[in-house]
Context: one part of a larger RNA
RNA sequence: UUGGGCGUAAAGGGUGCGCAGGUGGCCUUUCAAGUCUGGCGUUAAAGUUCGGGGCUCAACUCCGUGAUGCGCUGGAAACUGGAGGGCUAGAGUACAGCAGGGGGCAUCGGAAUUCCAGGUGUAGGGGUGAAAUCUGUAGAUAUCUGGAAGAACACCGGUGGCGAAGGCGGAUGCCUGGGCAUGUACUGACACUGAGGCACGAAGGUGCGGGGAGCAAACAGGUUUAGAUACCCUGGUAGUCCGCACAGUAAACGAUGCACACUGGGUGUCGGGGGCAACUCCGGUACCGUAGCAAACGCGUUAAGUGUGCCGCCUGGGGAGUAUGCCCGCAAGGGUGAAACUC
Numbered sequence: 001u002u003g004g005g006c007g008u009a010a011a012g013g014g015u016g017c018g019c020a021g022g023u024g025g026c027c028u029u030u031c032a033a034g035u036c037u038g039g040c041g042u043u044a045a046a047g048u049u050c051g052g053g054g055c056u057c058a059a060c061u062c063c064g065u066g067a068u069g070c071g072c073u074g075g076a077a078a079c080u081g082g083a084g085g086g087c088u089a090g091a092g093u094a095c096a097g098c099a100g101g102g103g104g105c106a107u108c109g110g111a112a113u114u115c116c117a118g119g120u121g122u123a124g125g126g127g128u129g130a131a132a133u134c135u136g137u138a139g140a141u142a143u144c145u146g147g148a149a150g151a152a153c154a155c156c157g158g159u160g161g162c163g164a165a166g167g168c169g170g171a172u173g174c175c176u177g178g179g180c181a182u183g184u185a186c187u188g189a190c191a192c193u194g195a196g197g198c199a200c201g202a203a204g205g206u207g208c209g210g211g212g213a214g215c216a217a218a219c220a221g222g223u224u225u226a227g228a229u230a231c232c233c234u235g236g237u238a239g240u241c242c243g244c245a246c247a248g249u250a251a252a253c254g255a256u257g258c259a260c261a262c263u264g265g266g267u268g269u270c271g272g273g274g275g276c277a278a279c280u281c282c283g284g285u286a287c288c289g290u291a292g293c294a295a296a297c298g299c300g301u302u303a304a305g306u307g308u309g310c311c312g313c314c315u316g317g318g319g320a321g322u323a324u325g326c327c328c329g330c331a332a333g334g335g336u337g338a339a340a341c342u343c
Base pairs, nucleotide, nucleotide: 003315004314005313006312007297008296012311014200015199016198017197021193022192023191025087026086027085028084029083030082031081033080034079035076036075037074038073039072040071041070042069050064051063052062053061054060090190091187092186093185094184095183096182097180098179102176103175104174105173106172107171108170109153113149114148115147116146117145118144119143120142124135125134161168162167205246206245207244208243209242210241214240215239219235220234221233222232257310258309259308260307261306262305265288266287267286268285269284270283271282272281273280274279292299293298316343317342318341325336326335327334328333
């Protein structure tokens, strides 16, 4: 609960697509459902409104009248709505261009790391605050040559780019999505939002099959310590990687839903157009700030300003994102989601 709110106090759904629903540009004709208006009927009495009367007043009571609703009927046509016609400013399509780590698949490259083989070489190496576990005369560490493997791509690199979000970074090829500026042609409101629904969704996790260099939960040992189930060290398995399938969460954050319109400026930067240039226009991105907003911090044409449309959500703290029921999942668990009690 017809209220006020949601950057940080409780509160924006992780993100998109989209059925229903809600909302919807300009001109014109028409209908008259909504809307406005006249008349009639009905709206029992009492009560209530208003006018008046009676108990000295009032409460109380009597008389008259009205209001609202519903129905019938006549009218109006601005607005909403229905039907018809037209338009191009919203939206979209095509062509001529551009930028990009957007996505998928395949192939290739160099540096580093570890391991293997061989050469040189000799007593240490490694590690730490200091040590020890560990490793080395069965020749390590160091260095050179050759080979194998897996993972990640230094510099460029940037408050820089792309993507709806998650996210995306070596190179090349193929397939593919989106965006932007300018111009022309076309469609002619085809739009906005979106409960359910569907799809995507980091890390970690799960199933099956591969792979396994480095790193590294668990685990083992060493050290520290009063203890040390840690921090530090030596090892090390899942995992991290690939394919397919599941899972569906996050400080999934700009802690800021989406769309449109309007409202001073300045500076940098990315993409595009015009211009010889100065400069200027459009679309991103970042900073500073006007009015305004804000509890303050701050926001400020990328709004948290001024408005409209639609969706989601909040309503004291704990109990609790728990219990229960239902739905989903192989499981882990996820979604929905209380109350008693207590302050």
Predicted 3D model of a 343-nucleotide part of an RNA (small-subunit ribosomal RNA, central domain) from an uncultured bacterium. It matches the Rfam family "Bacterial small subunit ribosomal RNA". Gene Ontology terms of the family: ribosome and structural constituent of ribosome. The RNAcentral record of the full RNA draws on ENA, Greengenes and SILVA.